[in-house]
This record gives sequence, C1' cells and structure tokens, in this order.
RNA sequence: GCGAGGGGCUGGACGGUCGCGGGGACACCCGAGGAAAGUCCGGACUCCACGAAGCGACGGUGCCGGGUAACACCCGGGCGGCAUUUGGUGGGGCGACCUGCGCAAGCGCCGACGGAAAGCGCCACAGAGAACAGACCGCCGUGGGUCCGCCCGCGGCAAGGGUGAAACGGUGGGGUAAGGGCCCACCGGGGGCGCGGCGACGCGUCUCGCAUGGCAAGCCCCACCGGGAGCAAUGCCAAAUAGGGAUCCCGCGCCUCCGGGCAGGCGGCUUCGACCGAGGGAUCCGGGUUGGCAGCUUGAGAUCGCGAAGUGAUUCGCGAUCCAGAUGAAUGGCCGUCCAGGCGGGGCGACCCGCCGGACAGAAUCCGGCUUACAGGCCCCUCGCGCGC
Repeated sequence: GCGAGGGGCUGGACGGUCGCGGGGACACCCGAGGAAAGUCCGGACUCCACGAAGCGACGGUGCCGGGUAACACCCGGGCGGCAUUUGGUGGGGCGACCUGCGCAAGCGCCGACGGAAAGCGCCACAGAGAACAGACCGCCGUGGGUCCGCCCGCGGCAAGGGUGAAACGGUGGGGUAAGGGCCCACCGGGGGCGCGGCGACGCGUCUCGCAUGGCAAGCCCCACCGGGAGCAAUGCCAAAUAGGGAUCCCGCGCCUCCGGGCAGGCGGCUUCGACCGAGGGAUCCGGGUUGGCAGCUUGAGAUCGCGAAGUGAUUCGCGAUCCAGAUGAAUGGCCGUCCAGGCGGGGCGACCCGCCGGACAGAAUCCGGCUUACAGGCCCCUCGCGCGC
C1' cells in the first nucleotide's frame, strides 16, 4: 500500500429569501431520526372485568450471578460447538513429503444453553445393519473342488474398508488362528467422597471395563411469569336536527288551627276516579351528522462535563445545555459560498478550470429494547499478500 473479517462513530456546513405548523409579553422563539420503520418484546397511562387464596386450562420464559421500572434487553461469568494456531500422538513413504485424530492450551466467532436412567413418538436418503443392531467388502481356522487365477461349504471375528448427520467409547500397547475392555496405560464416561466458588460449575481422589446413541425447535416433565382492551384508550363541551325508546311528573290559585280542606284541569267518556292517548316537562338509554377542548407531551427525560462506587452493564451527587405536537395532518422550495465524493480537460509538478453531486427514510400518547433499511466518509483491532528499511 492492497485485500478480507470484526467492532465503533458520523449521516453535509453556513448565510439569504419565500412559504408552512406551534408558542408569544407581537421584539421574536421553537420545529424529524438513527432508525421517526417493522409493531416483535417490556413498561407508563386510561377504561372494562374481578372478594382473597388455591387448583386446572391456555400462552410465555428457560445455564449462573448482576443491572434495570420491567424485559425475550444489557453486563460479567460458566459450559458447549465451529474454525484456526501451537503442543501432543498415530498411519503411509527409502526420502522430500502426504495424511489422520481423540487430547491439552491460546486467540476469534457462535449458541432457544432446564430435563433424553418418568413415559410416548420419530431417526429421511444411503447402507448388510439406525437401538438393547449388524456382516457387504474383508480377516482367521477348517473341509472339499480346481483349468492353480481362484471357487464353494461350515465355523470364528468385528481390527481395517465402505454407507451415513449418527454404526453401541477413543488412542496406543499386550495378547490372539484372527480379533474383541479380553487385559493394561492414558483420555473420555458413570457412581461415592473431599475441597474451591453466592452460583452455573471446576479441581482432586477412590471406585466401576463402560452400563444411559441422537431429537424436547414432536408430545411431554419440572421451575417461574402472565386478567382483557388499547390514545380510534378515556373524560368534557357545543351545534344542528326526521328525532327513536324507557321511566316518572302535570305541580302553579284560595283558605289554614300546618293535620288538611275547597276550586280548576284536552280527547276516548255526561260527571268523578282509574286507565289509555294527545300535549308539556324531567331523567336515562340508544342511533346518525358536524365540530371543539382535555388526554398531548417536561419525562423511570436526553446529551455533555466533573466527582464517587463497580471488572462491567449501571447507579449516585453536582453543574451546564436542550426539549416538534400536527389532525388531511407543518417540518419545504429557490439562490449563494463552502465541505466530502465522482467525471472531463489543462499543467513536468504543487495545482487550476468546468460539469455532476450527499444514502435509507420520515414523527402521530409517551418511554426502554430488539430487528430490519442505509450512499459516502472517519477511527480502532485481527489476519493474509506485496514493497521499502
């Protein structure tokens, strides 16, 4: 210098002018994002439902500890997987070298990471055999045949090859006709004990030749958590009415010893009462139409600096700065100067001139996360290659 991978930051700047939304003491002031997005989690807030508690169903979460208002988020740790490096240890080859592996350590990345000896279920394709399995090639013994290449039968075996995501522990040695935990060492694994750690878990030791293949992102078991709906929540006000339904009332005068008495009162119905209806009034319910106000944006606030606690997430204290609230829904257009970047031309060169030109997107109750989209630029780390010293 180039390339690859990982992480973080940024997301054009300034001015003028016209316009839009909000506030206003009419001078002015404020006006999109890191994702405003998806609406996937967690809350605040509001209404509805509900004695408490337990059990069941359904849904969710799922290593441990911490952070937080809370979380499926974040931080720290544990364990596992993958890739790579080094060490260790085999196989082949005369050799240069090629190739394999369980094991240990380092660094990096990833993990829906409780339970598979509670039970059920499933394990495609390939393969001889896929769960209390199996013998295709092969190895060994033996009998027979032979055209001496080998073939057939019987028995033993599971080392090597082959299939597969997975083949009933691994490597090496001994032993054996050949083999096999058959025996031994180490590694792995089960069980007991001890020690360390808050814990997940780790270490040591004794013991057992090894007994429990995988999938719980199929059912299931265990532990914990969970009422429902969402700002079109919800409350209030007004206008305009063809006004619908239900319930109740029809009172107003006169007198009074305050107990009451008298008079009046549309229609069905001549009178009175009751009832029904008409009319008037009150309350409630319900429907359609059109607006306004509250909720509404200053709150578990954000950013920065300093100090303190902590490995860290984060928390506490002090200080400074900042804060869109629209409702057919504002946050924009144009011009100038510059900054990245690209293209073309000129110059030996520093450079100059011209043109183009900044992604994804865009608030709608508000916060904390996650995920997804994103031109260009900047910074850090790791690895590889090349060049120079």
A computed fold for a 389-nucleotide RNA from a Pseudomonadota bacterium, annotated as Bacterial RNase P class A. Taxonomically the source falls in Pseudomonadota (Bacteria, Pseudomonadati). The coordinates come from a structure-prediction model, not an experiment, and the mean pLDDT is 75. The gene name in the source record is rnpB. It matches the Rfam family "Bacterial RNase P class A". The family's RNA type in Rfam is ribozyme. About the family: Ribonuclease P (RNase P) is a ubiquitous endoribonuclease, found in archaea, bacteria and eukarya as well as chloroplasts and mitochondria. The sequence is in RNAcentral, with records from ENA.